[in-house]
RNA sequence: GUGAAUUUCAGGAGAGAGACCUUUUUUUAAGGCGCCGAAGGAGAUAAGGUGGAACCACUAAAACUCUCAGGCAGAAGAAUUCUGAAAGGACG
Numbered sequence: 001g002u003g004a005a006u007u008u009c010a011g012g013a014g015a016g017a018g019a020c021c022u023u024u025u026u027u028u029a030a031g032g033c034g035c036c037g038a039a040g041g042a043g044a045u046a047a048g049g050u051g052g053a054a055c056c057a058c059u060a061a062a063a064c065u066c067u068c069a070g071g072c073a074g075a076a077g078a079a080u081u082c083u084g085a086a087a088g089g090a091c092g
Stems, first nucleotide, its partner, number of pairs: 001091001006087008018033001020032004034072003040068001041066003048059004
């Protein structure tokens, strides 16, 4: 410093799936059946890397897969993304 990764805050955008049935104090909650994937979590494999004589082992993601959790009117939440601010200090 015309400042990387990463982290936090604020605001905007933000999908999917039963306003299902029964009980209950309307909401809520419990039970039942049916579903969703983009909080979180878990799983292995792709590329790459390492070792080994091997094509075998280890390492290794995701928006892939599983749905534990969460969710299935609205609200809230929501990965991701844009803008602004702060921390940070790779690098020059």